[in-house]
Context: one part of a larger RNA
RNA sequence: ACCGGCGACUUAGACCUCUGCGGCAAGCUUAAGACGAUAGUCGGAGGCGGAGCGAAAGCGAGUCCGAAUAGGGCGUGUAGUUGCAGGGGCUAGACUCGAAACCAGGUGAGCUAGGCAUGAGCAGGUUGAAACCCCCGUGAAAGGGGGUGGAGGACCGAACCGGUGCACGCUGAAACGUUCUCGGAUGACUUGUGUUUAGGAGUGAAAAGCUAACCGAACCUGGAGAUAGCUAGUUCUCCCCGAAAUGUAUUGAGGUACAGCCUCAGAUGAUGACCACGCCGUGUAGAGCACUGAAAAGGCUCGGGGGCCUACCAGCCUACCAACCCUUAUCAAACUCCGAAGCGACGUGGCUCAAAUCUGGGAGUGAGGCUGCGAGAGCUAACUUCCGUAGCCGAGAGGGAAACAACCCAGACCGCCAGCUAAGGUCCCAAAAUCAAUGCUCAGUGGAUAAGGAUGUGUCGUCGCAGUGACAGCCAGGAGGUUGGCUUAGAAGCAGCCACCCUUCAAAGAGUGCGUAAUAGCUCACUGGUCGAGUGACGAUGCGCCGAAAAUGAUCGGGGCUCAAGCAUUGUACCGAAGCUGCGGAUUGGACAGUUGCUUGCAACUGUCUUCUGGUAGGGGAGCGUUCUGACAGCGGUGAAGGUACACCGGAAGGAGUAUUGGAGCGGUCAGAAGUGCGGAUGCCGGU
Numbered sequence: 001a002c003c004g005g006c007g008a009c010u011u012a013g014a015c016c017u018c019u020g021c022g023g024c025a026a027g028c029u030u031a032a033g034a035c036g037a038u039a040g041u042c043g044g045a046g047g048c049g050g051a052g053c054g055a056a057a058g059c060g061a062g063u064c065c066g067a068a069u070a071g072g073g074c075g076u077g078u079a080g081u082u083g084c085a086g087g088g089g090c091u092a093g094a095c096u097c098g099a100a101a102c103c104a105g106g107u108g109a110g111c112u113a114g115g116c117a118u119g120a121g122c123a124g125g126u127u128g129a130a131a132c133c134c135c136c137g138u139g140a141a142a143g144g145g146g147g148u149g150g151a152g153g154a155c156c157g158a159a160c161c162g163g164u165g166c167a168c169g170c171u172g173a174a175a176c177g178u179u180c181u182c183g184g185a186u187g188a189c190u191u192g193u194g195u196u197u198a199g200g201a202g203u204g205a206a207a208a209g210c211u212a213a214c215c216g217a218a219c220c221u222g223g224a225g226a227u228a229g230c231u232a233g234u235u236c237u238c239c240c241c242g243a244a245a246u247g248u249a250u251u252g253a254g255g256u257a258c259a260g261c262c263u264c265a266g267a268u269g270a271u272g273a274c275c276a277c278g279c280c281g282u283g284u285a286g287a288g289c290a291c292u293g294a295a296a297a298g299g300c301u302c303g304g305g306g307g308c309c310u311a312c313c314a315g316c317c318u319a320c321c322a323a324c325c326c327u328u329a330u331c332a333a334a335c336u337c338c339g340a341a342g343c344g345a346c347g348u349g350g351c352u353c354a355a356a357u358c359u360g361g362g363a364g365u366g367a368g369g370c371u372g373c374g375a376g377a378g379c380u381a382a383c384u385u386c387c388g389u390a391g392c393c394g395a396g397a398g399g400g401a402a403a404c405a406a407c408c409c410a411g412a413c414c415g416c417c418a419g420c421u422a423a424g425g426u427c428c429c430a431a432a433a434u435c436a437a438u439g440c441u442c443a444g445u446g447g448a449u450a451a452g453g454a455u456g457u458g459u460c461g462u463c464g465c466a467g468u469g470a471c472a473g474c475c476a477g478g479a480g481g482u483u484g485g486c487u488u489a490g491a492a493g494c495a496g497c498c499a500c501c502c503u504u505c506a507a508a509g510a511g512u513g514c515g516u517a518a519u520a521g522c523u524c525a526c527u528g529g530u531c532g533a534g535u536g537a538c539g540a541u542g543c544g545c546c547g548a549a550a551a552u553g554a555u556c557g558g559g560g561c562u563c564a565a566g567c568a569u570u571g572u573a574c575c576g577a578a579g580c581u582g583c584g585g586a587u588u589g590g591a592c593a594g595u596u597g598c599u600u601g602c603a604a605c606u607g608u609c610u611u612c613u614g615g616u617a618g619g620g621g622a623g624c625g626u627u628c629u630g631a632c633a634g635c636g637g638u639g640a641a642g643g644u645a646c647a648c649c650g651g652a653a654g655g656a657g658u659a660u661u662g663g664a665g666c667g668g669u670c671a672g673a674a675g676u677g678c679g680g681a682u683g684c685c686g687g688u
């Protein structure tokens, strides 16, 4: 891992509440117990109901507050009670499994830590302390030398103890080891045996180490089914409806309470939704500047600054600052003289839809998410966050978007080898146009992006020049005063400053650029000739170009596509979904008709018409099957249950039949009671 078996909403209470079905009813009912002994009878203590209000005295269909005969609160006016079953609650372990922990009583020092008692062990080699002896030395010492000697938490190194470094091992040979290497090795050494100290306690040369292979509090048993607002799991079928992820509060934030939203029953009986009209309300979008503020320029002109003047007072000027006012032009979530669309209340109507409200039983939800639109926060960042609003996902399948919860289309009761469409498509993969018409694009743009850049190309426009010859090219001219004045070493068209005139002319600047030290030289503007038809500047717009760099091999989904299989505009046809239609069938609600039943207004069945049938949490309804019990009727060695096989029946859970295996029990109908349904819980046990 698979297979088989086991495995989770139970049980209890003179408890509470609601529903269904019974009994009795202004009453209903017993409990313990007794008698009898599976029946049942007795037992009225007690309980609930029948009257309430008030804190109470108390009063009473009323009562309390109050001065009140006012007003208000709670009552009166609607039957209960008991039994059984079911839904929910409470208290109990209370759906099942699961802690980390806490407490009590015990068991442990055969591992390990320390102590105590008594024993044991340490090859070999090296060094050579004190002390002593002899010699030298000294006045005596000190000191030196040679011997003897054998000290040391001394040295090297086996046993022994340890465990430094690498490697191996890591379902190991081993739940800590092995090879090589390494530290100590007469000591604070190692070790045998005996003995002692323990769980908030011991022991510890101290690491919170060790206390029997996991110790920041051992192990075993018990309290104990501790508690778990947490995680996981929770077993047959079909039918109807169908949420929420919000508000308020919370030692509250992944929990809970109340409300909201779902469901079921009852009641009310058209009160609901939507649309239209009428009439009110509103202060957003927009707009505006009348208020509050912000803010640009000018004018007028208080006040101030500066200048002049002045003994003082005054006075004058002002391209400075600037109030009020005026003109022109603006801005605002916390501005409004205005002001929609929308939205809300009320009333009336409607050849639409079918809800709505109240009371009671049962919930779940209270982590939401994305997209469009309107705001805040943020960076007018985020698959960001927080509100509002609509849709969808959540709980929604189908078609499209290559793939893709949310985008586009569209809401799946079942069947059909029938039809029509939506979004999106129609060259091939791949269903349907290589369809028709007119243009555009050459970039594979299409098939990613900006500021910015560009004689790409189509369309439209404005303003020039042009057969009195334009534009481009070519030939020629491009002069004189004059080297203008200034400046400068120089400044001559061309460093710089100022001015920018006059003349000749077809035309020629006191000079467009290059150039020189300065001149010179080249060139342009401007003019003539040649040539012979368009040429130039600017703007709007369609489609393209550059800008354009990423990590495994590229790509529009692929192939491939260029008067397109790209883009724009138009048209016709077709394809295309679980949408719509057709045919058959089932189901929900309603209406009508008929039949049957009985408690006589309900139920069941049949038929017709109509309607409904996506669905998580969840509510409601109807069933299937398992084990046992009762009643009735049965089967079985002429073969029960169980196993195996099969093309049968039923809307499902399921149910038959036949054959075979098997070898002794087992179905049916109607009731009753449950240890009543497994794929999941790193479930438990067994097998493989």
Base pairs, nucleotide, nucleotide: 001688002687003686004685005684006683011092012091013090015089016088017087018086019085020084021083022082023081024080027048028047029046033042034041035040052059053058062074063073064072065071095233096232098230102223103222104221105220106219107218113197114196115195116194117193118192119191120190121189122187124156125155126154127152131148132147133146134145135144136143160184161183162182165180167178168177199215201211202210203209236623237622238621239620240619241618246259247258248257249256250255260365261364262362263361264360265359266358267357268356272353273352274350275349276348277347278346280344281343282342286338287336288335292332293331294330296328297327298326299325301322303321304320305318306317307316308315368393369392370391371390372389373388374387376385377384398409399408400407413585414584415583416582418581419580420579424575425574426573427559428558429557433572435571436570437569438568439567440566446561452546453545456543457542458541459540460539461538462537463536464535465534473530474529475528476527477526479503480502481501484498485497486496509524513522514521586613589610590609591608592607593606594605595604596603597602598601624677626674627673628672629671630670631669632668634666635665642661643660644659645658646657648655649654